SAM riboswitch aptamer (S box leader), 105 nucleotides, folded computationally. It matches the Rfam family "SAM riboswitch aptamer (S box leader)". From the family's description: The SAM riboswitch is found upstream of a number of genes which code for proteins involved in methionine or cysteine biosynthesis in Gram-positive bacteria. Its mean pLDDT, the model's own confidence on a scale to 100, is 76.

RNA sequence: UAGUUAUCAAGAAAGGCGGAGGGAGUAGACCCUAUGAAGCCUUAGCAACCCUUUGCCCCAUGCAAUGAAGGUGCUACAUUCUAUCCCAUAGGGAAUAGAUAACGU
Repeated sequence: UAGUUAUCAAGAAAGGCGGAGGGAGUAGACCCUAUGAAGCCUUAGCAACCCUUUGCCCCAUGCAAUGAAGGUGCUACAUUCUAUCCCAUAGGGAAUAGAUAACGU
């Protein structure tokens, strides 16, 4: 790093350094931001993908419950909307793309 599978509901922030951007990318809109953006560090927390334990089953990387020690991830709002398709008034669904996890060349 190609690729495959699953999810994209909900949840959870304080401090220090820093000093102008940020919400993935392009354009537009909208929003956050000197009452301090990004980034880094510390501590705390959320969740339960991997995982712990137990039961069923009796071998399937199966199901159910349980927990949070460990590996990741995350902690404004929302995968924010439009730019593709469908139904369409609003809006909704899908796709693409992206994010995360597991596997994996």

It was read from a public genome assembly, where an Rfam model found it.